[in-house]
A computed fold for a 75-nucleotide RNA from Acetothermia bacterium 64_32, annotated as c-di-GMP-I riboswitch aptamer.
RNA sequence: GGAACGAAAGGGCAAACCCGGAGGGAUCCGGGGGCGCAAAGCCACGGGCCCGGAAAGGGCGGCCGGGCUGCCGAA
Numbered sequence: 001g002g003a004a005c006g007a008a009a010g011g012g013c014a015a016a017c018c019c020g021g022a023g024g025g026a027u028c029c030g031g032g033g034g035c036g037c038a039a040a041g042c043c044a045c046g047g048g049c050c051c052g053g054a055a056a057g058g059g060c061g062g063c064c065g066g067g068c069u070g071c072c073g074a075a
Base pairs, nucleotide, nucleotide: 005073006072012037013036017032018031019030020029021028022027035062041068042067043066045065046064047063048060049059050058051057
């Protein structure tokens, strides 16, 4: 230095719900709020789920798998 791993330290993100806004909707953005999270950072590639009368298309990365990147450094 790297990998694996996840104690400690410094911190980080932010569920439900409430307020304001966007959208037909799923959902998203901002503020509050913390259920939780070692990647709960990013990516829609595969599975799955949600929206859509259907299709087209859209959404969910905090559903699972996968890819990329990242702080610290005990056992």